[in-house]
Context: one part of a larger RNA
Molecule: large-subunit ribosomal RNA, domain II
Organism: Pseudomonadota bacterium
RNA sequence: GCCUGCGAGUUAAUGUACGUGGUUGCUUAACCCAUUCAGUGGGGAAGGCUGAGCGAAAGCGAGUCUGAAUAAGGCGUCCAAAUCUUCGGAUUAUAUAAUCGCGUGCAUUAGACCCGAAACUGUGUGAUCUACCCAUGUCCAGGUUGAAGCGGCAGUAAAGUGUCGUGGAGGACCGAACCGGUGUAUGUUGAAGAAUGCUCGGAUGAGGUGUGGGUAGGGGUGAAAUGCCAAUCGAACACAGAGAUAGCUGGUUCUCCCCGAAAUGCAUUUAGGUGCAGCGUUAUGCGUUUUCUAUCGGAGGUAGAGCACUGAAUGACCGAUGGGCCUUCCCGGGUUACUGACGUUUAUCAAACUCCGAAUGCCGAUAGAUUAGCAUGGCAGUGAGACAGUGGGGGAUAAGCUUCAUUGUCGAGAGGGAAACAGCCCAGACCUACUGCUAAGGUCCCUAACGAAUGACUAAGUGUAAAAGGAUGUGAAUUUGCGUAAACAGCCAGGAUGUUGGCUUAGUAGCAGCCACCAUUUAAAGAGUGCGUAACAGCUUACUGGCCGAAUGCAAGUUUGCGCCGAUAAUGUAUGGGGGCUCAAGUCAUUGACCGAAGCAUAGGACUUCAGUUUUUACUGGAGUGGUAGGGGAGUGUUGCGUGUGGGGUGAAGCAGUAGCGUAAGCCGCUGUGGACUGCACGCAAGUAAGGAUGCAGGC
Repeated sequence: GCCUGCGAGUUAAUGUACGUGGUUGCUUAACCCAUUCAGUGGGGAAGGCUGAGCGAAAGCGAGUCUGAAUAAGGCGUCCAAAUCUUCGGAUUAUAUAAUCGCGUGCAUUAGACCCGAAACUGUGUGAUCUACCCAUGUCCAGGUUGAAGCGGCAGUAAAGUGUCGUGGAGGACCGAACCGGUGUAUGUUGAAGAAUGCUCGGAUGAGGUGUGGGUAGGGGUGAAAUGCCAAUCGAACACAGAGAUAGCUGGUUCUCCCCGAAAUGCAUUUAGGUGCAGCGUUAUGCGUUUUCUAUCGGAGGUAGAGCACUGAAUGACCGAUGGGCCUUCCCGGGUUACUGACGUUUAUCAAACUCCGAAUGCCGAUAGAUUAGCAUGGCAGUGAGACAGUGGGGGAUAAGCUUCAUUGUCGAGAGGGAAACAGCCCAGACCUACUGCUAAGGUCCCUAACGAAUGACUAAGUGUAAAAGGAUGUGAAUUUGCGUAAACAGCCAGGAUGUUGGCUUAGUAGCAGCCACCAUUUAAAGAGUGCGUAACAGCUUACUGGCCGAAUGCAAGUUUGCGCCGAUAAUGUAUGGGGGCUCAAGUCAUUGACCGAAGCAUAGGACUUCAGUUUUUACUGGAGUGGUAGGGGAGUGUUGCGUGUGGGGUGAAGCAGUAGCGUAAGCCGCUGUGGACUGCACGCAAGUAAGGAUGCAGGC
């Protein structure tokens, strides 16, 4: 991993709601009696619920409490239908009263759908591993060094001292056994749940080791690492409390039909939980109250706009006040490159400004259309949302960012398109069909459908990624000026004089810089456009004449369409999905045709619901049938029980194969195998359905 089997909402009590049954007040508990005996029948009113409430209570009572109250208020009291009637009542059908059963949903208390902790507590078992301690034994090849002491000699007044011997000390040295475990390689489903090879440390000591004994878990032991205490240690192990608890994760077993959410608000030792509300479903009641559209009537201060207020803020004019200076005994006066209120004018800004002010949305009324809505009860789930468009806040007018509002989709939505692609575009899947029409999007080939038509644009493979900025790309529109009185470009010629203007400067003569920028001769020529010189010179230009020859001319702008550059990234082209495409298969505008979905239509069928018939689950007609959490409804199957009724050695169950039936769960026939039990109908009761739980057991 596979196969087979096992494997999860149960039971009891209480409450509540619904369904159903009994009674009209309901009902017994313990217990007793009987019996065909563990099941029934009869008894048993103690007790419980109900029949009246109000008050804290005494208590009073259809009232009561508060209160001085006859006020006022709180909580109560009252209120069923039809028919007949001699008006006394009777009958009928009920439930909106009450109560007791049964069934079902849910809740509470219990392990309470199942599996799952780490832990906590109690009682015990462990020091054969290991830590330390106690007692008693045992072990340490060989080699080296040569302390103290002692002796001889020398020396000294005597010593200290020196030297030569002797001696054999040391947590001394080298190095086996032994103990350890430094570095590295191998090993890492190992030879091994810690080893092996090489290398390395200690090796007479705080040494190693045998045997016996001691210390026990809220503890011991520790040359101390939270180390060790039997492969277990920040608190051992075994059993028990115990099914601890788990707001957490995982799993939770047959079918069909109807409806169908939420990811929000408030609160929370609360934020991944929960309570109430919101949104779903279901039952009953009300009945158009809901929704949409049109018209009418309202409230409002947003977008925009504005500057009338509050603030911000630009220039000009005016000029109060204050300051400076001058004058002055004082009063005052004069002046000013200072300050600059108020006012006038000009141009602006605002979420917390408004003289103004929409569109939408909201409220109400009327009308029309449509099918919702509200109330009360049962049962929920949800309370992590995601993206997209729009209006805002935060951020950097960043984020597949974050947080509100509003709409949509996904969530819970399949189908077609966007190459692929929850949230984008189209469109909401009951089933069948080798039918048709369309949507978005497409129609050269991949690939279904026009290499369609008309008129333009683009030359960049732009299309098929991007900005500021840049450019005689090219199309369209338009403005101004020049032009056979000859434009624009080119060529030939002139481009002068006062004057080297003045200043500055070492010098500056058109041409470093500052100032001025005149005049003359002229067809024209700047006190000079650029290069150049130390300064001049020189070249050139503006400007003028000539040559040439345009009337589809030339120059400079403005607006606009499509293009160009700007343009650099990591596996391989790789920013059209590819081939490939240029009067397109690109772009713009117009037009026709076609393709294209589970949309719509056509034909048949199924189911739900409403209405009508009434041939009652039958027909006709309308509407509907995507769906997670979840609510509601109807069924299938398994085991056993009761009642009834069947089958079976002329072959039961089970198993294998197979025809048929049912929307499905499933049912049923036949054949073979098998060899003794087993169905159906109506009820009842559950150890009642398996693919999942790192599920459990077994097999392979």